[in-house]
RNA sequence: CCAGACGGUCGGACGGUCGCGUUGAGCUUAUGCUCACCGAGGAAAGUCCGGGCUCCAUGGAGACAAGGCGCCGGGUAACGCCCGGCCGGCGGGUCCUGAAAGGGACGCGUUGAGGGAAAGCGCCACAGAGACUAUACCGCCUCGGACGUGUUCCGGGGUAAGGGUGAAAAGGUGCGGUAAGAGCGCACCGCUGCGCUGGCGACAGGGCAGGCAUGGCAAGCCCCGCCUGGAGCAAGACCGAAUAGGGACGGUGCGCCUUUCGGGGCAGGCGGGUCUUUGCGCCGAUACCGUCCGGGUUGGUUGCUUGAGCGAACGUGCAAGCGUUCGUCUAGAGGAAUGGCCGUCACUUCGAAAGAAGUACAGAACCCGGCUUACAGACCGUCUGGCGCU
RNA sequence: GGCUCCGUAGCUCAAUUGGAUAGAGCAUCGGCCUUCGAAGCCGAGGGUUGCAGGUUCAAGUCCUGCCGGGGUCG
Numbered sequence: 001c002c003a004g005a006c007g008g009u010c011g012g013a014c015g016g017u018c019g020c021g022u023u024g025a026g027c028u029u030a031u032g033c034u035c036a037c038c039g040a041g042g043a044a045a046g047u048c049c050g051g052g053c054u055c056c057a058u059g060g061a062g063a064c065a066a067g068g069c070g071c072c073g074g075g076u077a078a079c080g081c082c083c084g085g086c087c088g089g090c091g092g093g094u095c096c097u098g099a100a101a102g103g104g105a106c107g108c109g110u111u112g113a114g115g116g117a118a119a120g121c122g123c124c125a126c127a128g129a130g131a132c133u134a135u136a137c138c139g140c141c142u143c144g145g146a147c148g149u150g151u152u153c154c155g156g157g158g159u160a161a162g163g164g165u166g167a168a169a170a171g172g173u174g175c176g177g178u179a180a181g182a183g184c185g186c187a188c189c190g191c192u193g194c195g196c197u198g199g200c201g202a203c204a205g206g207g208c209a210g211g212c213a214u215g216g217c218a219a220g221c222c223c224c225g226c227c228u229g230g231a232g233c234a235a236g237a238c239c240g241a242a243u244a245g246g247g248a249c250g251g252u253g254c255g256c257c258u259u260u261c262g263g264g265g266c267a268g269g270c271g272g273g274u275c276u277u278u279g280c281g282c283c284g285a286u287a288c289c290g291u292c293c294g295g296g297u298u299g300g301u302u303g304c305u306u307g308a309g310c311g312a313a314c315g316u317g318c319a320a321g322c323g324u325u326c327g328u329c330u331a332g333a334g335g336a337a338u339g340g341c342c343g344u345c346a347c348u349u350c351g352a353a354a355g356a357a358g359u360a361c362a363g364a365a366c367c368c369g370g371c372u373u374a375c376a377g378a379c380c381g382u383c384u385g386g387c388g389c390u
Numbered sequence: 391g392g393c394u395c396c397g398u399a400g401c402u403c404a405a406u407u408g409g410a411u412a413g414a415g416c417a418u419c420g421g422c423c424u425u426c427g428a429a430g431c432c433g434a435g436g437g438u439u440g441c442a443g444g445u446u447c448a449a450g451u452c453c454u455g456c457c458g459g460g461g462u463c464g
Base pairs, nucleotide, nucleotide: 001386002385003384004383005382006381007380008379009378010377012345013344014343015342016341017340018339020039021038023036024035025034026033027032041361045372046371048370049369050368051367052366053232054231055230056229059278060277061276062275063274064273066228067227068226069225070224071085072084073083074082075081086114087112088111089110090109091108093106094105095104096103097102115223116222120221121220122217123216124215137163138162139159140158141157142156143155144154145153146152147150171189172188173187174186175185176184190212191210192209193208194207196205197204198203236302237301238300239299246293247292248291249290250289251288252287255266256265257264258263268283269282270281271280309328310327311326312325313324314323315322316321346359347358348357349356350355391463392462393461394460395459396458397457400416401415402414403413409447418434419433420432421431422430440456441455442454443453444452
């Protein structure tokens, strides 16, 4: 210098002018007019997670159902999010060993929906001899028999080293051993069990014992641990208007005590998926609950934006973050506003030039924290690779 | 704005517990039949299972994210 990966910041700037919307002030009978302040985002999007807030009258305990989550530690209001670590996969590098192929060790980058497959059930198509109580097709070895005396045929037995099938075939490599073979024996690596050391832990290291049992799938059922009530600002509250104290069907009920006749109390019923227990609320009788039909209104105010808010400095922490101090107020609408033009500058494209065109994705609606998706281009940082120079 | 359901050929629908090359009817095209057409008979084409990624030996089916469409509310 170039290329790539990852992460972060920004995502046209300034001035003028004309408009649009909320709010405030003034004028105006009213319609409206004037002035001032403010007026989109990193994703406002998808509505995928987690909360705040509100209602469902309501609080605790236990069991079940349904749904979700899942290595360890930390952060957070909370999370399936974030940070750090562990282990595994992938890529590339350095070193060691080796003739090579290959093997091992240690950093780096990146990635993983990463509990449990010796609790149980289920599935593993096709191919293949055999797919889990694993398996003898070819081959190898051996024994017996036959006559055709052979690189033959038939039968019995041994064998998972070789071939072949497959996604997957009873640990891998080497040496020994054997009739041929085989953890049959041994060395190294892997694995299992036990205990030791280090670490909060996931886990790591080495020791002893065991020749090796336990194939894969849980984004199949399931087991273990943890979490979760439902609905959503069209939630909900107040005022006003209008209609009616409507109708049909079904279900549960209309019980007891007392009374000064107003009522009171107790059974009983109902109450956020189910059940139990405790407590609470309402009803407790022209009642209550459920489904459906009919009629009316189609207004106003509120919820509504000061909030887990934003910025800076300092402290603390590897980091995510946390704490203190100071500063600051920044859309709240009817679903509809938030824009256009001109000048200068910046960048891109076209053009010989003059100049022209364009400036990504995209538009708040109760509010936050995340994730995901879309995004022209610019800048910064870290890492890797290549080239050149010293 | 909120909530919720669905997506397989041009249309309507299948595809067992995930298993081989995704089928059927109608439609389209070609041939036969007919003077011609319809009907009938024979045959053919037409699918990235909305798209992308993942789990798995294997995905229309299981999981995740997008895209498109429908329903509903005071």